[in-house]
RNA sequence: GCCUCCUUAGCUCAGCGGUAGAGCAGCUCAUUCGUAAUGAGCAGGUCGUCAGUUCAAAUCUGACAGGAGGCUCCA
Numbered sequence: 001g002c003c004u005c006c007u008u009a010g011c012u013c014a015g016c017g018g019u020a021g022a023g024c025a026g027c028u029c030a031u032u033c034g035u036a037a038u039g040a041g042c043a044g045g046u047c048g049u050c051a052g053u054u055c056a057a058a059u060c061u062g063a064c065a066g067g068a069g070g071c072u073c074c075a
Base pairs, nucleotide, nucleotide: 001071002070003069004068005067006066007065010024011023012022013021018055026042027041028040029039030038048064049063050062051061052060
């Protein structure tokens, strides 16, 4: 320098045009003499950024940023 993949809740990830979700973590309540465990509930997101396409974008397209990996060979 070129190519491919990834970026979604505090963490690990799902969701691939039509209401943003799960597990763990956090908080509250129940249970307990108390703690843990267990059960019920709550909260937590401008879906990396900026544009474009569309009636509608986390999802499709482009650029950029960050991260991971590969190639840098033959003639």
Predicted 3D model of a 75-nucleotide RNA (transfer RNA) from a Flavobacteriales bacterium. Its Rfam family is "tRNA". It is annotated as a transfer RNA. Rfam links the family to the GO term triplet codon-amino acid adaptor activity.